A computed fold for a 679-nucleotide part of an RNA from Corethron hystrix, annotated as large-subunit ribosomal RNA, domain II. The source organism's lineage runs through Eukaryota, Sar, Bacillariophyta, Corethrophycidae and Corethron.
Context: one part of a larger RNA
RNA sequence: ACCGGCGAGUUACGAUUGCAUGCGAGGUUAAGUUGAAGAGACGGAGCCGUAGCGAAAGCGAGUCUGAAUAGGGCGAUAGAGUAUGUAGUCGUAGACCCGAAACCAUGUGAUCUACCCAUGUCCAGGUUGAAGGUGCGGUAAAACGCACUGGAGGACCGAACCAGGACACGUUAAAAAGUGUUUGGAUGAGGUGUGGGUAGCGGAGAAAUUCCAAACGAACUUGGAGAUAGCUGGUUCUCUCCGAAAUAGCUUUAGGGCUAGCCUCGGAAGUAAGAAUGAUGGAGGUAGAGCACUGUUUGGACUAGGGGCCCAUCUCGGGUUACCGAAUUCAGAUAAACUCCGAAUGCCAUUCAUUUAUAUCCGGGAGUCAGACUGCGAGUGAUAAGAUCCGUAGUCGAAAGGGAAACAGCCCAGAUCACCAGUUAAGGUCCCCAAAUCUAUGCUAAGUGGAAAAGGAUGUGGAGUUGCGUAGACAACUAGGAUGUUGGCUUAGAAGCAGCCACCAUUUAAAGAGUGCGUAAUAGCUCACUAGUCGAGUGGCGCUGCGCCGAAAAUUUACCGGGGCUAAGCAUAGUACCGAAACUGUGGAUGUACGUAAGUACGUGGUAGGAGAGCGUUCUAAGUGCGGCGAAGGUUAACCGAGAGGAUAAUUGGAGCGCUUAGAAGUGAGAAUGCCGGU
Numbered sequence: 001a002c003c004g005g006c007g008a009g010u011u012a013c014g015a016u017u018g019c020a021u022g023c024g025a026g027g028u029u030a031a032g033u034u035g036a037a038g039a040g041a042c043g044g045a046g047c048c049g050u051a052g053c054g055a056a057a058g059c060g061a062g063u064c065u066g067a068a069u070a071g072g073g074c075g076a077u078a079g080a081g082u083a084u085g086u087a088g089u090c091g092u093a094g095a096c097c098c099g100a101a102a103c104c105a106u107g108u109g110a111u112c113u114a115c116c117c118a119u120g121u122c123c124a125g126g127u128u129g130a131a132g133g134u135g136c137g138g139u140a141a142a143a144c145g146c147a148c149u150g151g152a153g154g155a156c157c158g159a160a161c162c163a164g165g166a167c168a169c170g171u172u173a174a175a176a177a178g179u180g181u182u183u184g185g186a187u188g189a190g191g192u193g194u195g196g197g198u199a200g201c202g203g204a205g206a207a208a209u210u211c212c213a214a215a216c217g218a219a220c221u222u223g224g225a226g227a228u229a230g231c232u233g234g235u236u237c238u239c240u241c242c243g244a245a246a247u248a249g250c251u252u253u254a255g256g257g258c259u260a261g262c263c264u265c266g267g268a269a270g271u272a273a274g275a276a277u278g279a280u281g282g283a284g285g286u287a288g289a290g291c292a293c294u295g296u297u298u299g300g301a302c303u304a305g306g307g308g309c310c311c312a313u314c315u316c317g318g319g320u321u322a323c324c325g326a327a328u329u330c331a332g333a334u335a336a337a338c339u340c341c342g343a344a345u346g347c348c349a350u351u352c353a354u355u356u357a358u359a360u361c362c363g364g365g366a367g368u369c370a371g372a373c374u375g376c377g378a379g380u381g382a383u384a385a386g387a388u389c390c391g392u393a394g395u396c397g398a399a400a401g402g403g404a405a406a407c408a409g410c411c412c413a414g415a416u417c418a419c420c421a422g423u424u425a426a427g428g429u430c431c432c433c434a435a436a437u438c439u440a441u442g443c444u445a446a447g448u449g450g451a452a453a454a455g456g457a458u459g460u461g462g463a464g465u466u467g468c469g470u471a472g473a474c475a476a477c478u479a480g481g482a483u484g485u486u487g488g489c490u491u492a493g494a495a496g497c498a499g500c501c502a503c504c505a506u507u508u509a510a511a512g513a514g515u516g517c518g519u520a521a522u523a524g525c526u527c528a529c530u531a532g533u534c535g536a537g538u539g540g541c542g543c544u545g546c547g548c549c550g551a552a553a554a555u556u557u558a559c560c561g562g563g564g565c566u567a568a569g570c571a572u573a574g575u576a577c578c579g580a581a582a583c584u585g586u587g588g589a590u591g592u593a594c595g596u597a598a599g600u601a602c603g604u605g606g607u608a609g610g611a612g613a614g615c616g617u618u619c620u621a622a623g624u625g626c627g628g629c630g631a632a633g634g635u636u637a638a639c640c641g642a643g644a645g646g647a648u649a650a651u652u653g654g655a656g657c658g659c660u661u662a663g664a665a666g667u668g669a670g671a672a673u674g675c676c677g678g679u
Base pairs, nucleotide, nucleotide: 001679002678003677004676005675006674011093012092013091014090015089016088017087018086019085020084021083022082023081026048027047028046032042033041034040052059053058062074063073064072065071096234097233099231103224104223105222107220108219114198115197116196117195118194119193120192121191122190123188125157126156127155128153132149133148134147135146136145137144161185162184163183165182166181167180168179169178200216202212203211204210209218237614238613239612240611241610242609247260248259249258250257251256261368262367263365264364265363266362267361268360274356275355276354277353278352279350280349281348282347288341289339290338294335295334296333298331299330300329301328305324306323307321308320309319310318311317371396372395373394374393375392376391377390379388380387401412402411403410416588417587418586419585421584422583423582427578428577429576430563431562432561436575438574439573440572441571442570443569449565455549456548459546460545461544462543464541465540466539467538468537476533477532478531479530480529482506483505484504487501488500489499512527516525517524589604590603591602592601593600594599615668617665618664619663620662621661622660623659624658625657626656633652634651635650636649637648639646640645
């Protein structure tokens, strides 16, 4: 891992509601007795109901409070119960099953290990050479010195022995702690044998939460015990009807609960309350707008006051101003906590209209209290987030199908079943891939389409506006572009062209006291301007469609799903077609309503969950059958039933087994890191 077996809402006693049955203002017995009996009979104690009120005495259709005949509270006026059975649910019990870590009690452990006690035992060999001693020297005597002797030491080196610092190996090991090499101690606080002691709210501890029999912040065993688990996991056959919630309030509450909301089942009442749209009538202060208030705020006018300067100065004061400036006034702004105003929606209502069929009350049973995204309106945030928090609508949740390449929450559309029938939606129609290489008119040249901004640009289309133009424009070419004058100033110089000032006049078709280059300054080139040649358009500005640049990322082209496309791209208009479980057609099943019926109408996605109807297993009772001429069980098969399932045949097997009706349950397995067995 697979296969097989086992494996989870039970039982008792109460309560409550529904249903069934009996009796009914009543209903009913319990223990017990009798009896063959768990049948039946007896048994009326007791219980529930028939009257309530009061704490009670008590009174009683009333009663309590009260001084009360008041008022008020609870009752009556208005009668249905009770017993048994059965089903749902709840309570008390382990109470659907498995699962703690823990807590307590009784015992068992010091054969491991820690420390202690008693009694034994072990430590090759080598080295060092303390005290003391002796002799000699030395001294007044000592001290002291030298030599020898001596053999001390938690002394030294190093086997046994003990340890376990380092590295390697081992790591489903040879081993649930080892092996190899190396290392530390090795006469000591040494090692070790045997016997004994200390026990869990404890012992022991050269002290590490270390040890107390391979897991010790409190051993193990058995018991309390099925501890408790607002937590996790699991919870076994079928079909039918309906079908949620992820919210509010409260909660030592926030992943739990209770009540309400939303679901379901039964009942009640019932000209109808509910829903949608319209009409009519209302309340309101949002969007917008506005500045009349409250705040914020820009510029101007005017100006009280303040500052500076001048005059005066004892004081009063006078004049002035590139200063500041309240108030007033003009113009222009701004606000969730501003409003002189003010919608659309929504909300409330109605002896109204139309379309629908809900709504309400009583009772049984729930589940839900982590929601998600998208559009719209706000807050928080950074007008960030697949962020967060509200409101509102939708979808998912609990919804399959088609589209969006793939894609819970987007678009279309809500799957009763069957069909080798038809029509459409969204979205599509060159190929992958079903259907237009469709029609018409434009645009785009960027593979734009098929990712992006500020900003930039004689890209190109459209529609404007404004100049110039056959009295000849724009562009190009030819010619001119002069004179006073080198204007004045400045300057070394300044001659159109470093700079400052002025910018006139003349001749002219026209020509600036000069547009740029240039020179030291001149010179030179050029422009404006003018004529000629040519012969029809040519400039500026803003608006707009589609494009261009701006544009660098990490495994692989990789920003059309791909091929590929100049349309098979974009815009506008149109006609066909494809396309879903939508709609239609034909046939069947089923629910509800109506109907005497035939049938008709409307339905039949579904998690949690409610309700209903069934299938199968084991046993029991009654009835009825099969079986060695072959039961159950196994295997195979194209049969029947909507399904759980049920027949039949053949074969295997070798002794029991069905069917009908009713009853009772150890009653259905794929999941629980389930349990046991097999492979």

It matches the Rfam family "Bacterial large subunit ribosomal RNA".